[in-house]
RNA sequence: CUCUUAUCAAGAGUUGGCUGAGGGAAUUGGCCCAAUGAAGCCCAGCAACCGACCGUAAUACUAUCGUGAGAUAGGGCGCACAAUUCGCGCCGGAAGAAAUUCCGCAAGGCACGGUGCUAAGUCCAACAGAAAGAGUAACUCUUUCUGAAAGAUAAGAG
Numbered sequence: 001c002u003c004u005u006a007u008c009a010a011g012a013g014u015u016g017g018c019u020g021a022g023g024g025a026a027u028u029g030g031c032c033c034a035a036u037g038a039a040g041c042c043c044a045g046c047a048a049c050c051g052a053c054c055g056u057a058a059u060a061c062u063a064u065c066g067u068g069a070g071a072u073a074g075g076g077c078g079c080a081c082a083a084u085u086c087g088c089g090c091c092g093g094a095a096g097a098a099a100u101u102c103c104g105c106a107a108g109g110c111a112c113g114g115u116g117c118u119a120a121g122u123c124c125a126a127c128a129g130a131a132a133g134a135g136u137a138a139c140u141c142u143u144u145c146u147g148a149a150a151g152a153u154a155a156g157a158g
Base pairs, nucleotide, nucleotide: 001158002157003156004155005154006153007152008151013043016042017041018040022033023032024031027126028125029124030123044118045117046116049114050113051112053109054108061074062073063072064071065070076090077089078088079087091104092103093102094101095100122150127147128146129145130144131143132142133141134140135139
């Protein structure tokens, strides 16, 4: 630099330190931030993408269906929360005659390592479509929504 996948309305500096003029990716058009200090660096914080680590407890019983393995519903266990509802997960392997033990590990946890982020939805629009409204029919304008494009971040591949 190119390609693929996922995410992009939440969160985190209204008063930290250094420095000193621009900044919000690029083009165009808007709209903003900024000497009450922009960008940058350090520090602090947020989130949890990747790696590491922790993490299978109880699925008894009932009803229906199925020849059966089993499926569905109720019920049961775990997780997040102060708590409840809602929600998410309840899988596989090895040893043993069995009870049971061990390993990976789901949802999830943690914040140790690699990144990222910390004005405004990616600040908004540009391309396509839909709906509503306004203006004489072609058509134009406004608002809302959806998708695409472009971009950002992470992971993987070249």